Predicted 3D model of a 155-nucleotide RNA (glmS glucosamine-6-phosphate activated ribozyme aptamer) from a Halanaerobiaceae bacterium.
Its Rfam family is "glmS glucosamine-6-phosphate activated ribozyme aptamer". Rfam's curators write: This entry contains a glucosamine-6-phosphate activated ribozyme that is found in the mRNA for GlmS. GlmS is an enzyme that uses fructose-6-phosphate and glutamine to generate glucosamine-6-phosphate. The ribozyme catalyses self cleavage of the glmS mRNA that is thought to regulate GlmS activity. By type it is a riboswitch.
The model forms 88% of the base pairs in the Rfam consensus.
């Protein structure tokens, strides 16, 4: 939102609509509708804050409002990285992975879009099906560089 007594379900560019534009009717005011994120991506050990990545687009209502949401900070617990090992301290990270830089490959069916055809509606729009184009962040995995302090061992 939906049923509706309770429960119970369903979503994550997700869901909802009192502004704004827009349409029809109406006759001077109201009713009624329409529109309102294109897909990649990304999950929860506790606690709190927040304006939650990333690129498309005849350059743009994808405008405004509510609400949620897998991001992000900061702390707690627990761990992983800093050239033998162990310990404590730094200092970055991870919550089934895990120091930090760069490079290289693969993976990210890209989707509206934009054409042909068609279907609903008075209309604003909505909507099926084909043909067909272009990202990026992100991950893995290979290469190369690069990252402390004491103290005990042991060589």
């Nucleotide at each position: 939102a939906a049923u509706u007594a309770a429960a119970u379900u369903a979503a994550a560019g997700c869901g909802c609509c009192u502004g704004a534009u827009c349409c029809u009717a109406u006759u001077a005011u109201u009713a009624g509708g329409a529109c309102g994120a294109c897909g990649a991506g990304g999950u929860u050990g506790g606690g709190g804050a927040u304006u939650a990545u990333c690129g498309a687009a005849c350059u743009a209502u994808u405008c405004g409002g509510c609400g949620g949401a897998u991001g992000u900070c900061c702390u707690c617990a627990g761990g992983c990285c800093a050239a033998c090992u162990u310990a404590c301290c730094u200092g970055g990270c991870c919550u089934u992975a895990a120091g930090u830089c760069u490079a290289g490959c693969a993976a990210g069916a890209a989707a509206a879009a934009u054409c042909u055809a068609g279907a609903g509606g008075u209309a604003a729009c909505u909507u099926u099906a084909g043909a067909u184009a272009c990202a990026a962040a992100u991950u893995a995995c290979u290469a190369g560089a690069u990252a402390g302090g004491u103290a005990a061992c042991u060589u």
The sequence was found by an Rfam model in a public genome assembly.